Predicted 3D model of a 75-nucleotide RNA (transfer RNA) from a Spirochaetaceae bacterium.
It was read from a public genome assembly.
Rfam family: tRNA. Rfam classes the family as a transfer RNA.
[in-house]
RNA sequence: GGGGUUGUGGUCUAAUGGUCAGGAUGUCAGACUUUCAAUCUGGCGAUCGGGGUUCAAUUCCCCGCAACCCUACCA
Numbered sequence: 001g002g003g004g005u006u007g008u009g010g011u012c013u014a015a016u017g018g019u020c021a022g023g024a025u026g027u028c029a030g031a032c033u034u035u036c037a038a039u040c041u042g043g044c045g046a047u048c049g050g051g052g053u054u055c056a057a058u059u060c061c062c063c064g065c066a067a068c069c070c071u072a073c074c075a
Stems, first nucleotide, its partner, number of pairs: 001071007010025004018055001026044006048064005
C1' cells in the first nucleotide's frame, strides 16, 4: 500500500427499517441487618464522526476515524 471483520452506558453484551434501544455488571438512594456482606425496591447512564436513501436509519449505501486479522513491499 491492498483486502476483510468490528464499532451500542464506566465494562461486557442483545435487538430490529417503525415505542428516541433490552439484559448483566457498575454506581446512587432506600428497605432489611447491631454493623458489613448477601437479598429486595427504585433511580442514573449508550448506538464512533460526517453525508446520502427513506415518511421514518442504531439498522441500508458512501466517505472518514479507531481496533483487530490476512496479504504485499522496504529494512